[in-house]
């Protein structure tokens, strides 16, 4: 160097008009972009040099490339009601439905990028244009309003301590 334990930290976003009884939900215009890789872009030290450049290293840099996270759904368990089967009567067996607690890739929701330039080589550069965003909830369908959530978490930093 790894590892474990503690600690801190971890998501942005409706601003105009329009229709209506009513919409930050629908039409037009607008605005946002978790995390870790990728690295032809950028910046910064160092070296080299024929003064073109090029090695080198550190840091930054993708929503729609590759995973991963939350959320829903599914799995297992625990209680409680309820309806079935069962039985003299219980036991017990099976559904539902609420709700608590865990699994976490198992696999659904679930996502989403083209076209031209440049150049050996770009879904990452440059310029245009397109697309995509969990669950509940509402006088009417929501990425963005309310809510679970003062929660989780992918990771990310920092000392301490332990293990080695």
């Nucleotide at each position: 160097a790894g590892c474990g334990u503690u600690c801190u930290c971890a998501g942005g976003g409706c601003g105009g008009g329009g229709u209506g009884a009513a919409a930050u939900u629908c039409c037009c215009c607008a605005c946002c972009g978790g995390c870790g890789g990728u690295a032809g872009c950028c910046g910064c030290a160092g070296g080299a040099u024929u003064c073109g450049u090029c090695c080198c290293g550190c840091g930054g840099a993708a929503g729609c490339c590759c995973g991963c996270g939350a959320g829903c759904g599914c799995c297992c368990g625990g209680c409680a009601g309820c309806c079935g089967c069962g039985u003299c009567a219980a036991a017990g067996c099976g559904g539902c439905u609420a709700u608590c607690g865990g699994g976490g890739u198992c696999a659904g929701c679930a996502g989403a990028u083209c076209u031209g330039g440049u150049g050996c080589g770009a879904u990452g550069c440059c310029a245009g244009g397109g697309c995509c965003g969990a669950c509940g909830g509402u006088c009417a369908c929501a990425g963005u309003c309310c809510g679970g959530a003062u929660g989780a978490a992918a990771g990310a930093g920092a000392a301490a301590c332990g293990c080695g």
Molecule: FMN riboswitch aptamer (RFN element)
Organism: Roseateles toxinivorans